TPP riboswitch aptamer (THI element) from Ancylomarina salipaludis, 91 nucleotides, folded computationally. The coordinates come from a structure-prediction model, not an experiment, and the mean pLDDT is 76. The sequence is in RNAcentral, with records from Rfam.
RNA sequence: GUAAUUGAUAAGGGGUGCCCUAUGGGCUGAGAUCACACCCUCAUAACCUGAUUCGGAUCAUACCGACGUAGGAAUAUCAAGCAUAGGCCAA
Numbered sequence: 001g002u003a004a005u006u007g008a009u010a011a012g013g014g015g016u017g018c019c020c021u022a023u024g025g026g027c028u029g030a031g032a033u034c035a036c037a038c039c040c041u042c043a044u045a046a047c048c049u050g051a052u053u054c055g056g057a058u059c060a061u062a063c064c065g066a067c068g069u070a071g072g073a074a075u076a077u078c079a080a081g082c083a084u085a086g087g088c089c090a091a
Base pairs, nucleotide, nucleotide: 001082002081005080006079007078008077009076010075011041012040013039014038017027018026019025020024047072048071049070053066054065055064056063
């Protein structure tokens, strides 16, 4: 010095669908409406828009794939590490 990367602290951003015999149960998922949870913070996707989109599967769904390097989207500090420069010591 540092937005390769990792950790910590603080701050911030985000979603909550589908099915059934429905005070309950089932499906996918990190999370399916409240949990001091979970995910994400510069990005080829945390999430939103296009989208009442297209293809496939399913009892059904943003379930899977495409679209998609698309258009948007929320950060500071410290430490480690790394890089560069200087100093000192020894040979």